[in-house]
RNA sequence: AGAGUUUGAUCCUGGCUCAGGACGAACGCUGGCGGCGUGCCUAACACAUGCAAGUCGAACGAAGCAUUUGGAGCUGAUCUCUUCGGAGUGACGCACCUUAUGACUUAGUGGCGGACGGGUGAGUAACACGUGAGCAACCUGCCUUUCAGAGUGGAAUAACAGUUGGAAACGGCUGCUAAUACCGCAUAACGUCAUAGUACCGCAUGAUACCUUGACCAAAGAUUUAUCGCUGAGAGAUGGGCUCGCGUCCGAUUAGGUAGAUGGUGGGGUAACGGCCAACCAUGCCGACGAUCGGUAGCCGGACUGAGAGGUUGAUCGGCCACAUUGGGACUGAGACACGGCCCAGACUCCUACGGGAGGCAGCAGUGGGGGAUAUUGCACAAUGGGCGCAAGCCUGAUGCAGCAACGCCGCGUGCGGGAAGACGGCCUUCGGGUUGUAAACCGCUGUCCUUGGGGAAGAAACAAAUGACGGUACCCAAGAAGGAAGCCACGGCUAACUACGUGCCAGCAGCCGCGGUAAUACGUAGGUGGCAAGCGUUGUCCGGAUUUACUGGGUGUAAAGGGGGCGCAGGCGGGAAGCUAAGUUGGAUGUGAAAUACCGGGGCUCAACUCCGGAGCUGCAUCCAAAACUGGUUUUCUUGAGUGGAGUAGAGGCAAGCGGAAUUCCGAGUGUAGCGGUGAAAUGCGUAGAUAUUCGGAGGAACACCAGUGGCGAAGGCGGCUUGCUGGGCUCUAACUGACGCUGAGGCCCGAAAGCGUGGGGAGCAAACAGGAUUAGAUACCCUGGUAGUCCACGCCGUAAACGAUGAUUACUAGGUGUGGGGGGGUCUGACCCCUUCCGUGCCGCAGUUAACGCAAUAAGUAAUCCACCUGGGGAGUACGGCCGCAAGGCUGAAACUCAAAGGAAUUGACGGGGGCCCGCACAAGCAGUGGAUUAUGUGGUUUAAUUCGAUGAUACGCGAGGAACCUUACCCGGGCUUGAACUGCAGGAGAACGAUCCAGAGAUGGUGAGGCCCUUCGGGGCUCCUGUGGAGGUGCUGCAUGGUUGUCGUCAGCUCGUGCCGUGAGGUGUCGGCUUAAGUGCCAUAACGAGCGCAACCCCUGCCUAUAGUUGCCAUCGGGUUAUGCCGGGCACUCUGUAGGGACUGCCACCGCAAGGUGUGAGGAAGGUGGGGAUGACGUCAAAUCAGCACGGCCCUUACGUCCGGGGCUACACACGUGUUACAAUGGGGGGUACAGCGAGUCGGCCGUAUGCAAAUGCGGUCAAAUCAUGAAAGCCUCCCUCAGUUCGGAUUGGGGUCUGCAACCCGACCCCAUGAAGCUGGAUUCGCUAGUAAUCGCGCAUCAGCCAUGGCGCGGUGAAUACGUUCCCGGGCCUUGUACACACCGCCCGUCAAGCCAUGAAAGCCGGGGGCGCCUGAAGUCCGUGACCGCGAGGGUCGGCCUAGGGUGAUACCGGUGAUUGGGGCUAAGUCGUAACAAGGUAACCGUA
Repeated sequence: AGAGUUUGAUCCUGGCUCAGGACGAACGCUGGCGGCGUGCCUAACACAUGCAAGUCGAACGAAGCAUUUGGAGCUGAUCUCUUCGGAGUGACGCACCUUAUGACUUAGUGGCGGACGGGUGAGUAACACGUGAGCAACCUGCCUUUCAGAGUGGAAUAACAGUUGGAAACGGCUGCUAAUACCGCAUAACGUCAUAGUACCGCAUGAUACCUUGACCAAAGAUUUAUCGCUGAGAGAUGGGCUCGCGUCCGAUUAGGUAGAUGGUGGGGUAACGGCCAACCAUGCCGACGAUCGGUAGCCGGACUGAGAGGUUGAUCGGCCACAUUGGGACUGAGACACGGCCCAGACUCCUACGGGAGGCAGCAGUGGGGGAUAUUGCACAAUGGGCGCAAGCCUGAUGCAGCAACGCCGCGUGCGGGAAGACGGCCUUCGGGUUGUAAACCGCUGUCCUUGGGGAAGAAACAAAUGACGGUACCCAAGAAGGAAGCCACGGCUAACUACGUGCCAGCAGCCGCGGUAAUACGUAGGUGGCAAGCGUUGUCCGGAUUUACUGGGUGUAAAGGGGGCGCAGGCGGGAAGCUAAGUUGGAUGUGAAAUACCGGGGCUCAACUCCGGAGCUGCAUCCAAAACUGGUUUUCUUGAGUGGAGUAGAGGCAAGCGGAAUUCCGAGUGUAGCGGUGAAAUGCGUAGAUAUUCGGAGGAACACCAGUGGCGAAGGCGGCUUGCUGGGCUCUAACUGACGCUGAGGCCCGAAAGCGUGGGGAGCAAACAGGAUUAGAUACCCUGGUAGUCCACGCCGUAAACGAUGAUUACUAGGUGUGGGGGGGUCUGACCCCUUCCGUGCCGCAGUUAACGCAAUAAGUAAUCCACCUGGGGAGUACGGCCGCAAGGCUGAAACUCAAAGGAAUUGACGGGGGCCCGCACAAGCAGUGGAUUAUGUGGUUUAAUUCGAUGAUACGCGAGGAACCUUACCCGGGCUUGAACUGCAGGAGAACGAUCCAGAGAUGGUGAGGCCCUUCGGGGCUCCUGUGGAGGUGCUGCAUGGUUGUCGUCAGCUCGUGCCGUGAGGUGUCGGCUUAAGUGCCAUAACGAGCGCAACCCCUGCCUAUAGUUGCCAUCGGGUUAUGCCGGGCACUCUGUAGGGACUGCCACCGCAAGGUGUGAGGAAGGUGGGGAUGACGUCAAAUCAGCACGGCCCUUACGUCCGGGGCUACACACGUGUUACAAUGGGGGGUACAGCGAGUCGGCCGUAUGCAAAUGCGGUCAAAUCAUGAAAGCCUCCCUCAGUUCGGAUUGGGGUCUGCAACCCGACCCCAUGAAGCUGGAUUCGCUAGUAAUCGCGCAUCAGCCAUGGCGCGGUGAAUACGUUCCCGGGCCUUGUACACACCGCCCGUCAAGCCAUGAAAGCCGGGGGCGCCUGAAGUCCGUGACCGCGAGGGUCGGCCUAGGGUGAUACCGGUGAUUGGGGCUAAGUCGUAACAAGGUAACCGUA
C1' cells in the first nucleotide's frame, strides 16, 4: 500500500466482499511448564448457611470470676490428754458475711466509629460529568497551631430487684442507683446580636479593621502522676455545600411549551444564596442558535483503531455521581435523609399457639434461576491501610496470599550433532522413476521443564526479645533419564501452499466471485505442501481499508443529485481611502491541565510480560501584557457597485373594450340527379322525403393563412388578425443627483401549461367515455362512421409536467471567426449602400482549459468568489403510517421490514431491425423441361417383430455410410459350442514333429478314429506344435460434449489479418474509409498512414488454333505389289492422329468517353477478345455440425462373456406418411423393315468374334486379344410401311405357365428369356426444383463394386441440340457503408403485466390485551412543619387532637406506544405452469412525462 466482483471487451459511477488490528469473549479440535494479569457483559432475578463494624473497664454503676483482709459457721486430718465413755487442739476443704486487689470478663448507661472501606450501574440528557472560574452567600468531627478557661449546685434514668402480659418478637407496672449521661447558677471575649461612629477597599449588593453602649452564651473528668481528655475563641489543613461560562447522543413523521410558571415586595426556611416555600402584586419566561415531547445512555482520566483528522468504546486501575427489595419520610449526627440504622406503604419469602411477628448478598464465598458464557461456602491479619483504645490489644471477606479457568499477554520446552543402502512402509508414476527424506533406524552428546535427595531466602519496618498466611515457595547443589511433552487450519482466484482416488447439480462446499450434471487442484478421503504454534480455527462486536457523509477530503448536463418560476423577512457574504478600538487573530508571561496510562531515557525481577524512578508531553481552559496587517465594531470621507433624473428606442410583455375577413358547420331558397362519403380493401353512415356538387342569403362559435425568421418580448408558465385605452420591464446615450443604499435567500408570500373540480353561460369544429362498422385467433386497440363531457367565456379551486438547456442565482477574468435582432459613435459619399468601432440580446464553428466519455467552450460544463437547493447501491417506494393542504381527484412531507450483487453512465466491436444507401448471385423476373396426381424402384419415418443391427435428421439426413445384405458380409435374433480362447505375444514347467487322407456321430461348429509322417545345429541347443500356469488377448460395448484425422455448410462469397507509425485514458480505431472501377480488398485517384501476409488473380491439368519434333500398334498424298474387297504388303511420315516442346490473347491496335484505373464499339486483325470454355484449388472463422461403425486414440465398462465359432433366421416385414428416381399417359408418337455417324473406357478364374443349336435367355465347338495391334450392333437421326385419337398396335405394372444362368444353396430372398395376362394412368391442387450455350432438353455407350444381382442408383462418354434475360420493385442468400438498440447463448435475442402454486416480511381492520406518562375527582400511612384549654412532667417540655403537604390506593375521561386479530391490500422471492406481446429496431400505432 491494496485486491475480487456489473461488460463480448473498455473507461467511469457505484454498492457488496476480502486481506490488518483489537476483545471481560463464546464454540469446535487439541493441550507440557512457569511468570504477570483478568474472570455474571444475561435476571438492579430470588436467596439456604457462615463470615463482612466494632471498640473503649484509663467515663459509669452493677454482676461474675480469681486472689486477698477480717468474721462467725460446718466438716473434722493431725497432735495432746483420757476414767477409753470421751475432752481439747484445730490443718486442708466447704459455704456465708466483710475488706481490698486484678493492664480479669462483661449485659447495660456513656463516648467514638457504624456517612469510611467494599458492591452495583437500575435511574439520570442533568451544573450529573469534564474543564475553567466564583461564594462580599457557606459548613467542616478527628488533626496542627495560638489565646483564654474549667467555680458552684440539682433532678433523674437504664442496669438491678419484685411483679406481670405474650407462643414468640418484645414489653408493662412498682421500687433502688452511678457517670466524661442530663439540667440550673456564676464567670466571660478578639464570640453572637443590636446601637452610635471613624478609616479603608470593592463595578455593585456590600466587605474589612478599630472603637462606644447594651444584651446573651461555656466546661468533665480519668489515672500507675508520665499523661489522656473537657469548654470558648482565632488561624490553618482536610473534607464538603452552592453558583456561573463553555462542552456533552438520536428523532421535526415531537413546533409550540409554561401557572410557582417569569419577575417584584415584605416574610418563612436553610450551614448558606435562591420561588426553596407561602401571601400579595405584575404578566412575564423559554423556543428553528431546536424549547417541549419521545427514545437511548451513568460521566471522565483513559481503551481500541486510524498516517492524521476522526470513529467506536467507558470491563479491570483511578476521579466524580447515583443507587442499596420498590416507593415515601424524617430522626440522630460535624457529616446521612444512612447497603449490613429507624418509621410507614407495596410486592415477595419465612415463623406462628392465627392474636401477631421476622427479613432484605448490587459486601466475601456459596445456591437456584436466566444464559452461548464467567471461579473456592479456602488461608492470614505476617505486610499495606482503616476503626476504637493512653496502651497492650481487639476487629477488619478492605487487603495480602493460595485454589479453579490456555480467558489474555510474556517467556521456555517437546532435544542437539553425525548418519544414504537415499532402507521399509505410504503416495504418485510417462513404470524409467519421483516424493515423504537426514526424516527414521543406528552412533555420540546435553539436561531447560520433569523425578528423587540435600541446602534454602528476601519480603521484618526493629531495637534486647518475640512475630511469615504465602511456604520448605522462589532460588542453589547433586543424581537419574531422550526417557513424559504437537496440534490446528488451509492449499480455484483474492491468498502462501497439488496430486490421486471416491462421488456424479447427488452428497456437499461457500467471506465475495462461484464450485458439483463421469476425467472436480473448489465436495469427501489419502499422500504431499503452506501457515501459525500450546495453541489453531469459527462465530460475534468495534475501528481500518471506505476520499462509501468528503473539516483535512466528494459531488449534482447524460451515472443518485438544481427547487417549475419570482419577490423577499431572518441568516450568511459584501467596493475605495483615513482615524480610533481590540471581539476574532498573532506573540509573550502566569495558573491550571490529579495520579495511573501512552512516549523518551534509565533501574529491578536470569530475559520478557510486569514493575519502579526521572523527563518531556497532555494539542485544553482561564488571567495579564503586547502587536494592529487582515476580519469585526465605530467615526469621517469617495464614486467605480446599486439607484434616481434627463434624451431616445425596439417588441406576439400584461389587462380591458371594440372591430375584421377567410374557412368549417348549420338554416332558408334556387339549379341539379343518383349517388355521396370513406378505406389497404370495405362496411357502418348520408341520399329519390332530392344528398354530394353548385349559387345566393342568413345564423353561430372557435381560431387568426400569407407576413414568419435557430426573429422579438417576458422571471418562468407562456405570448401571434386589426384598433383604442390603461400598464410592467428592457436596451442605448448623457453623467446632473444619492453615496455601498449591494448579492443570495431557510421559512413565508405571489405567479404557475395541459388535464381535472365547483357555479353560471356558451357550444361551430375537434373529441376521452360510449355506439356502430371493419381488422384479427381474439381486438374492450391501431383504421372508418357517429358522438357526450371537455376544449371557449366569467368567477373560484387545483399546484402538478420530459414545468428541459434534463445545466440555481450573482460578480469578475480567460484566443479568435462568422451570422442575426435593437441602439450609439466614426469614416467615405450627393445618396441608397458600404467600411471601422462600441453596448445589449440571440445562434453556429472553434483554441486554451475541462470532462468517464459524449461533449462544453465569453450565453462554459473553463478559472475564481458568495449564498441557496439537492445526492449517498438497486428493488421495496415516491409506497405505508402520521401530519399539513384540497370540494374531490389528489398534492407536499416521507420511512421500515424484506430482498438482490448488482442497478447504472458514456463509448467500442459485433449481431440484429417489418432502418437507410450502394452492389452481386438462375435470387426474382423472362423462358425451357420437370416435381407434387399414376405405376414401379430405392431411401427414410412410423408401425410390427425373437430380430427387423448401427449411424446420418432444416438448409448442410432421406438412390446418404452402401462403388453390390440369398450363405459370407453381419455388427441383430434364436439355438448349439469354446474359455489363454478365432487372430497376437513374453516368461516358467511339461510333452511331442507339425500335419493328417479315410471312416463314424452331428444341422454344423465340434468330437472320435487314425494309414502315413520332421528340419537346422557350433551337439550346448534351436525351429515348429500341443498341454498347464502367469503377464495378458479380444470387444462394431459407452462417450464425436475428452480427442486426432477426415468431411459437410456459409462459399469460389471477397473477405480475414499483421508489423511499424499515428489517434484514443481505454476497449479500440486508422490502414481496410471516400470517389471511380472490377468477377474480385481487381485496380486507379485521394488520404496519417507506409508496407506486408492468408485469400482473389496467375502459375497446374483438359479442351479449342498454329509451329517444331518423333513416327508404332496410328496414317496413306505420292511410288510400287496384291486382293472379290480391305494400308493387306513394300515404302513413306506430307496429312489425320498420338506423344513431347513451344507459340498465341496483352484492352496490344483503332474510334469515343474518362485525370487515371478502366469502360463502350456489328471496329480491324485473329482459331480464339476482354477471365475463351471446363477442372483442380476452399482465407480467418461459424454451426460443442458429422463420424469412437473406416482408421487411430484418452477415460469408463465386459472377461466360462458385451469375447469367439457354427447352423438357421433377420437387415427384404407393411394399415400408412415423406424424399429421390424410373416408365408413361402417346401421332414432334408407337410398331415392322432398311440405312449412316461417336467418344470415354474395361478385358485371361476374363472379354470378344465366328459358327451350330434354340423363338430367346443361353449352350457346344472354333478363333482372337495381357491390347493405339484383337473385338465392340451406338441410339436418337434418315428412308419406307402400318397404326388414326381409342385406355388404343399408348402404357407396361401385376399374375399364371415354361425355361436359361450364376452359385454349396435362388423357399423366405437373384437376374434374365419365352408364351399368356394387360392394372393405374388421357399431363397432375396448393406448392416446388433445375438450367443462361454446346447449356437445358433428348439419345444411346462405357466403367467401378461384382460368382450372380434386385443398377431405374453412382461415376464418366459422346450424338442431336433450343428458348429467354425488359430489368432489380418484390421473395431468398450474400458483400460494403451508415443508423438505432435495453441484444452479446447475439431476434429462434431480450422482456412486461394479470392469473395459478409455495414461502417470507409488511400495511389496513370490528375489536381484544398490555405498557409507560400526564390530567380531574375521592381517599390518604409514616413524617416534618403549623395550631392547640383539660392529660403527663417540679420545670424545660412531652403527649393528645386538629390542619397543610404527601407515598400509595380507588375512580373517570384522554392522548401516545406496543402485541394480537376473522378478513383484506399490495410487495418480495421461488430451473422448466396459463394468457397475451406492452417495451428494446421506425419493436411493426415512435417512445416518454403530467392529467382524466
Molecule: small-subunit ribosomal RNA
Organism: uncultured rumen bacterium